[in-house]
């Protein structure tokens, strides 16, 4: 990089360099954040619980093992992430049409193939 597959209305900030953007990569529309310091780096916390790990219950299995559920800790296991729903909307249904709901796309984030 490219396929499957399961989440995304929930949580969680502070200092230090630095200096004008940022809010998914790109486009188009809002709306918003920002010199009372954006993004981005370093530091230390903080959140959550994808893989991993503990107990329990169910399946199937000849054994090692394996699947599927629920709970439980939580960094001295591998990530991830700390503004607003993924900020929202773009295509397609629906109808109770300024808006809603449900669907798909694109994107994150983990797993797992390749």
């Nucleotide at each position: 990089g490219u396929c499957u597959c399961a989440u995304g209305c929930a949580g969680a900030g502070u200092g230090g360099c630095u200096g004008a953007g940022g809010g998914u990569a790109a486009c188009g529309g809002g709306c918003c954040c920002g010199c009372a310091g954006a993004a981005g780096c370093c530091a230390c916390g903080a959140c959550a619980a994808c893989c991993g790990g503990a107990u329990c219950a169910g399946g199937a299995g000849a054994c090692a093992g394996c699947c599927u559920g629920a709970u439980c800790a939580a960094u001295u296991g591998g990530u991830g992430c700390c503004a607003a729903u993924u900020c929202c909307c773009g295509c397609c249904c629906g109808g109770g049409u300024u808006g809603c709901g449900g669907g798909g796309g694109a994107c994150a984030u983990g797993a797992g193939a390749u």
This is a predicted structure of a 114-nucleotide RNA (SAM riboswitch aptamer (S box leader)) from an Acidobacteriota bacterium.
It was read from a public genome assembly, where an Rfam model found it.
Its Rfam family is "SAM riboswitch aptamer (S box leader)". Gene Ontology term of the family: regulation of gene expression.
The model forms 88% of the base pairs in the Rfam consensus.
The organism belongs to Acidobacteriota, within Bacteria.